Predicted 3D model of a 350-nucleotide part of an RNA (small-subunit ribosomal RNA, central domain) from an uncultured organism. The full RNA is in RNAcentral, with records from ENA and SILVA. Model confidence (mean pLDDT): 89 of 100.

[in-house]
Context: one part of a larger RNA
RNA sequence: CUGGGCGUAAAGCGCACGUAGGCGGUCUGGCAGGUCGGGUGUGAAAGCCCGGGGCUCAACCCCGGAAAUGCACUCGAAACCGCCAGUCUUGGAUACGGGAGAGGGAAGCGGAAUUCCUGGUGUAGAGGUGAAAUUCGUAGAUAUCAGGAGGAACACCGGUGGCGAAAGCGGCUUCCUGGCCCGAUAUUGACGCUGAGGUCCGAAAGCGUGGGUAGCAAACAGGAUUAGAUACCCUGGUAGUCCACGCCGUAAACGAUGAGUGCUAGCUGGUGGGUGUGUCUACCCGCUUACCGGCGCAGUUAACGCAUUAAGCACUCCGCCUGGGAAGUACGGCCGCAAGGCUAAAACUC
Repeated sequence: CUGGGCGUAAAGCGCACGUAGGCGGUCUGGCAGGUCGGGUGUGAAAGCCCGGGGCUCAACCCCGGAAAUGCACUCGAAACCGCCAGUCUUGGAUACGGGAGAGGGAAGCGGAAUUCCUGGUGUAGAGGUGAAAUUCGUAGAUAUCAGGAGGAACACCGGUGGCGAAAGCGGCUUCCUGGCCCGAUAUUGACGCUGAGGUCCGAAAGCGUGGGUAGCAAACAGGAUUAGAUACCCUGGUAGUCCACGCCGUAAACGAUGAGUGCUAGCUGGUGGGUGUGUCUACCCGCUUACCGGCGCAGUUAACGCAUUAAGCACUCCGCCUGGGAAGUACGGCCGCAAGGCUAAAACUC
């Protein structure tokens, strides 16, 4: 230096942006660093290999040859890689016209419901369960009507639907703002892909400061159940859940499937565009394009399955795995207010 792998067996970083690096479209000319060929020199001896010889053979020894895949110099080739100069438009980007969308941020507004408060009606129960009890109620509860307060979440639409890099996003309106798709032209002219380090984002829970608290509800208390019941069930109930700002940086962060490109039967549903024909109206049908699904041939797979959204056939780049346990632990380092996170062993043992 090299192998085989990574959906479920060990193994894809949670996600993206991007530095170095690696890799990179078309044609022409040039250079000759890589590459390829010739020549010269060198590549000690011994050894290995081949031929011959000497000890009776062999081991061993002697002579000769070959080899020494390398290096240096030199001459040459120019396809490929590279470099220099130029060219092109298919990759990429930009402009223009449209389009769909819970994409993000901020502000304002709305109705239903729960709870609480006030008042009216009204009377003995209500609540809860398998059955009960704790609990609430004659200081008037539950029920019902009217008014008020406050917080949180947005029924129906709603979808096997849409958007987002992922996490994730769902009442309405306005403002600010990102991405994507389609169409027809034009401009630029390889400006591309990946991405060690690095940086941003990153559910829930948790932490800090300040607010808020209707419902729900770890902890906790009580009632039941039970042999016990530190549970399941019930009545309460504090953190928390909500907001602002700042941390944390994890997850079955899952498609358990990294990103990008090209190629490879079909059938069918949905969503958003474009377009054509038909009574160009609702609507239906055909073609086309982007996205989201289902079935299935070839192929692939240990099987299950995957199958143009590949787990098929190839290429480029990154990450990761290498028997089970000890252990995602100890130690050290870095990060964090802490909780802890990241990196990450060994003895020993099977």